[in-house]
A computed fold for a 91-nucleotide RNA from a Gemmatimonadaceae bacterium, annotated as c-di-GMP-I riboswitch aptamer.
RNA sequence: UGGCGACGAGGGCAAAGCCGUCGAAAGGCGGCGACGCAAAGCUACGAGGCUACAGCGCGCUCGAGCGCGCCAUGCCGGUCGAGCCGUCGCG
Numbered sequence: 001u002g003g004c005g006a007c008g009a010g011g012g013c014a015a016a017g018c019c020g021u022c023g024a025a026a027g028g029c030g031g032c033g034a035c036g037c038a039a040a041g042c043u044a045c046g047a048g049g050c051u052a053c054a055g056c057g058c059g060c061u062c063g064a065g066c067g068c069g070c071c072a073u074g075c076c077g078g079u080c081g082a083g084c085c086g087u088c089g090c091g
Base pairs, nucleotide, nucleotide: 004089005088006087012037013036017032018031019030020029021028022027035078041084042083043082045081046080047079048076049075050074055070056069057068058067059066060065
C1' cells in the first nucleotide's frame, strides 16, 4: 500500500416514532429519539423502486368540477451495483 477483518482503541452515523418546516406527493431539512450500520461517508453514473403537480387519454357532468389510466424533467445512497474519500491493524 492492497486485500481481509472489526475481538480491541478513538470514535462516527442514526431506523421507526413524535414535533416543527419546505413540497402537489414521493420525500427533504431541523430537534428529540435509537432499529440497526465496518463505510448506514460523498457522488443520481447503471439497475431497481416510490410519487404524479403539470401534461395527455377516457369516463361522469348542464357546467364548475370529480374519478380512472399513462407519464419524470421529481424523489429514494439505510435497495443493489459502480466511482471517489476514510479509523484501527488484534488475526